[in-house]
Context: one part of a larger RNA
Molecule: small-subunit ribosomal RNA, 5' domain
Organism: uncultured organism
RNA sequence: GAACGCUGGCGGCGCGCCUAACACAUGCAAGUCGAACGGAGCUGUUUUCUCCGAUGUUUUCUGAUGGAAGAGAGUUCAACUUAUUGGCGAAGGGGGGAAUAACGCGUGAGCAACCUGCCUUUCAGUGGGGGACAACAUUUGGAAACGAAUGCUAAUACCGCAUAAGACCACAGUGUCUCAUGGCACAGGGGUCAAAGGAUUUAUCCGCUGAAAGAUGGGCUCGCGUCCGAUUAGCUAGAUGGUGAGGUAACGGCCCACCAUGGCGACGAUCGGUAACCGGACUGACAGGUUGAACGGCCACAUUGGGACUGAUACACGGCCCAGACUCCUACGGGAGGCAGCAGUGGGGAAUAUUGCACAAUGGGGGAAACCCUGAUGCAACGACGCCGCGUGGAGGAAGAAGGUCUUCGGAUUGUAAACUCCUGUCCCAGGGGACGAUAAUGACGGUACCCUGGGAGGAAGCACCGGCUAACUACGUGCCACCAGCCGCGGUAAAACGUAGGGUGCAAGCGUUGUCC
Numbered sequence: 001g002a003a004c005g006c007u008g009g010c011g012g013c014g015c016g017c018c019u020a021a022c023a024c025a026u027g028c029a030a031g032u033c034g035a036a037c038g039g040a041g042c043u044g045u046u047u048u049c050u051c052c053g054a055u056g057u058u059u060u061c062u063g064a065u066g067g068a069a070g071a072g073a074g075u076u077c078a079a080c081u082u083a084u085u086g087g088c089g090a091a092g093g094g095g096g097g098a099a100u101a102a103c104g105c106g107u108g109a110g111c112a113a114c115c116u117g118c119c120u121u122u123c124a125g126u127g128g129g130g131g132a133c134a135a136c137a138u139u140u141g142g143a144a145a146c147g148a149a150u151g152c153u154a155a156u157a158c159c160g161c162a163u164a165a166g167a168c169c170a171c172a173g174u175g176u177c178u179c180a181u182g183g184c185a186c187a188g189g190g191g192u193c194a195a196a197g198g199a200u201u202u203a204u205c206c207g208c209u210g211a212a213a214g215a216u217g218g219g220c221u222c223g224c225g226u227c228c229g230a231u232u233a234g235c236u237a238g239a240u241g242g243u244g245a246g247g248u249a250a251c252g253g254c255c256c257a258c259c260a261u262g263g264c265g266a267c268g269a270u271c272g273g274u275a276a277c278c279g280g281a282c283u284g285a286c287a288g289g290u291u292g293a294a295c296g297g298c299c300a301c302a303u304u305g306g307g308a309c310u311g312a313u314a315c316a317c318g319g320c321c322c323a324g325a326c327u328c329c330u331a332c333g334g335g336a337g338g339c340a341g342c343a344g345u346g347g348g349g350a351a352u353a354u355u356g357c358a359c360a361a362u363g364g365g366g367g368a369a370a371c372c373c374u375g376a377u378g379c380a381a382c383g384a385c386g387c388c389g390c391g392u393g394g395a396g397g398a399a400g401a402a403g404g405u406c407u408u409c410g411g412a413u414u415g416u417a418a419a420c421u422c423c424u425g426u427c428c429c430a431g432g433g434g435a436c437g438a439u440a441a442u443g444a445c446g447g448u449a450c451c452c453u454g455g456g457a458g459g460a461a462g463c464a465c466c467g468g469c470u471a472a473c474u475a476c477g478u479g480c481c482a483c484c485a486g487c488c489g490c491g492g493u494a495a496a497a498c499g500u501a502g503g504g505u506g507c508a509a510g511c512g513u514u515g516u517c518c
Stems, first nucleotide, its partner, number of pairs: 002514005009390006015383002017348001022346003026343003031088003036085001039082003043078002047074005056065003095301001097299001104226008114218002119214008127161001129159002136151006166193004171188001173186005197206003227273003234264003239261006246254001277297003280291004303324005326337004354380001356379003362376001363374004393423004403414004427459001428455006437445001462507005467488003473502005484489001
């Protein structure tokens, strides 16, 4: 964040599975770069060869010559497309709140115990080599998923070598500073460690490597705060501490070997229950109480449990491996899957929407760019779910019409209400114009908002209540029946309390009821 009953004209802005973290058909939600690389395909181009042989020329007429267009094969160059190798991204964005009573969160500190891709600034460099593996070709296994063997090849992929300002390591110094371990600066001689090219109009640009600093993002530690139960009183063996070793970006029983026997607890340990936390939200004069939908920050999770790999960052929602449950395919040998992404389906439920449009804007990823991708986002559809605004007409109109209701039968009331007259045009309908959002181009929304003209009172009022609390009264029916009811209570023959009617009161596109908080 409502639901239900009756009713329902329009617009703006918001909000919309609170239940089964139940199971999911289908589509989409993370790609991009050919200006890193070798191929393949396609189109054009250049040129060589082969085939075919047109308009022609010649003629001694079954001939000769000539070579356009076309087809095939190879070659040159260029454009485009793309599976693979490679780079960056995929750890962001989006989702729901299961777990968690915890340094998880909030707040305030600390790290002399730490890391940080892309970005910014600065310094220095970019030399020379090597061997592979995909793609591809051939062969081959399998129903499929997916493989296997042999051979060839490129790179900004991989690996040595050189260089080393610099960084790191150990050694041995000087100075200085701090809350301790220690930190910082300077100089010394040792040892270890780099790199990649691409585009080009030859101007340069984009990259690559080492180092220093910044920014950003993270990691760790600590003080204080953070629900209920004592009908939970004792808990603990890696448990508390030490030494050493390992591991980590880093401290640490984080892990391990050995040693000691500690540590926590009535200021509530342990156990059990409940719960993500906060900025905030509701309420209240405050103090406080309740709450954590939407928006923002942080945490944890991604079918259940466990594990690591890659990487600057994950123990990784749309990655991998193993195990469990479930579903599906199968040729029975074996395989595939994970909507708590956006829509949508079944189920559960009192209950919660479209298998929509667009990348135009904002933002993000990749790219030199053009651009591509983006269910983030911007919009639209549905729902009175909420808030706000507007309308359903205005003025005049007494014969106080008819009808209804009541009546003491005189009348009263509905009631200026209607009819009728004169108007208006918010909304509405038709026609025309038509944005801002994008200051050049580019608009999903949208022919929308808005403006102009014309038409015409036409299409637009209900719901609850009327005994007191509590604003609003009569008649009939019923007869402790049928009912009403928040509390008091009402109903047993004149019921202002039940039901209906007339009238009235209160709210109004809503009105009541129920739930819940103050």